This is a predicted structure of a 77-nucleotide RNA (transfer RNA) from Coprobacillus sp.
The coordinates come from a structure-prediction model, not an experiment, and the mean pLDDT is 81.
Its Rfam family is "tRNA".
Lineage of the source: Bacteria > Bacillati > Erysipelotrichia > Erysipelotrichales > Coprobacillus.
The sequence is in RNAcentral, with records from ENA.

[in-house]
RNA sequence: CGGGACGUAGCACAGUUUGGUAGUGCGCUUGAUUCGGGUUCAAGAGGUCAUGAGUUCAAAUCUCGUCGUCCCGACCA
Numbered sequence: 001c002g003g004g005a006c007g008u009a010g011c012a013c014a015g016u017u018u019g020g021u022a023g024u025g026c027g028c029u030u031g032a033u034u035c036g037g038g039u040u041c042a043a044g045a046g047g048u049c050a051u052g053a054g055u056u057c058a059a060a061u062c063u064c065g066u067c068g069u070c071c072c073g074a075c076c077a
Base pairs, nucleotide, nucleotide: 001073002072003071004070005069006068007067010026011025012024013023020057028044029043030042031041032040050066051065052064053063054062
């Protein structure tokens, strides 16, 4: 320098195919259970879907740019 994949809650990820209410598990908070803890059960909080723009009635999803991580290749004495 060229090509490709990925970026979604504190962590690991699904959702993109076919645009239409942002989800799962773990973790966290509260309550019940217990003498207390653990376990179990119930409820709840937590999101600029990396970022900027475009298309659209409507974008995590489609298009373009930028940033970051990883992989492959090339170049370099």